[in-house]
RNA sequence: GCCGGCGUAGUUCAAUGGUAGAACGAAGGACUCAUAAGCCUUAGACGAUGGUCCGAUUCCAUCCGCCGGCA
Numbered sequence: 001g002c003c004g005g006c007g008u009a010g011u012u013c014a015a016u017g018g019u020a021g022a023a024c025g026a027a028g029g030a031c032u033c034a035u036a037a038g039c040c041u042u043a044g045a046c047g048a049u050g051g052u053c054c055g056a057u058u059c060c061a062u063c064c065g066c067c068g069g070c071a
Base pairs, nucleotide, nucleotide: 001070002069003068004067005066006065007064010024011023012022013021018054026042027041028040029039047063048062049061050060051059
């Protein structure tokens, strides 16, 4: 330099046009003499900017970051 893949919650992963979910983690509550476990509740995310569409996490373009391949 060229090509490809990936980017979603604090972490690991789903959802692939129509309200963004799960597990673990965090906070609170109840229980207990107390702690833990288990139970209930709550908060928390679509890499950025444009485009297409009635509607975009999803499709398209550019940029940024990470990973891999070729030279």
Molecule: transfer RNA
Organism: Candidatus Yanofskybacteria bacterium RIFCSPHIGHO2_01_FULL_41_26